[in-house]
């Protein structure tokens, strides 16, 4: 440097539920808690995808549809990286 995650050590992260706060929502943050993770570290104007639809627009209008400028990195992807093995 490349490939790889059998075994091992040291450690790391923390799904769902519930509570609080923020938000129109998706969701985020904190607490609680571990489903899992070898990148569950970073990147969301300038890769794809997913969620929401406030504002705005449309319609046959107590409603429905479209729309990201909002959100997701624990969907793929890109970048970086610990330990072990070859």
């Nucleotide at each position: 440097g490349a490939u790889u995650g059998a075994u091992a050590a040291a450690g790391g992260c923390a799904a769902a539920c519930c509570c609080a706060u923020u938000g129109a929502a998706a969701a985020a943050u904190g607490g609680u808690g571990a489903c899992g993770c070898a990148a569950a570290g970073c990147u969301a104007g300038a890769g794809g995808g997913a969620c929401u639809a406030a504002c705005g627009g449309g319609u046959u209008a107590u409603a429905c549809c479209c729309u990201a400028u909002g959100u997701c990195a624990g969907c793929c992807a890109g970048c970086u990286g610990c330990c072990g093995a070859u």

The RNA shown here (c-di-GMP-I riboswitch aptamer) has 86 nucleotides and comes from Bacillus pinisoli. Rfam family: c-di-GMP-I riboswitch aptamer. Gene Ontology term of the family: cyclic-di-GMP binding. The coordinates come from a structure-prediction model, not an experiment, and the mean pLDDT is 85.